[in-house]
RNA sequence: GGGGCUGUAGCUCAGUUCGGCAGAGCACCUCGUUCGCAACGAGGGGGUCAGGGGUUCAAAUCCCCUCAGCUCCA
Numbered sequence: 001g002g003g004g005c006u007g008u009a010g011c012u013c014a015g016u017u018c019g020g021c022a023g024a025g026c027a028c029c030u031c032g033u034u035c036g037c038a039a040c041g042a043g044g045g046g047g048u049c050a051g052g053g054g055u056u057c058a059a060a061u062c063c064c065c066u067c068a069g070c071u072c073c074a
Stems, first nucleotide, its partner, number of pairs: 001073007010026004020057001028044005050066005
């Protein structure tokens, strides 16, 4: 220098097939149960979908550029 994969909640990830409400588990907060803790049950908060631009009525999803990590080739 060139190719491929990955980037979504604090953490681990799904969602990309076929564009149409942003989700799960754990964690966190509140309440119940307990003398208290843990566990369990009920409820709740938390997102620039790596960044920018484009297409579209509508983009995490399609297109272009950039950044970061991993990997292959030279």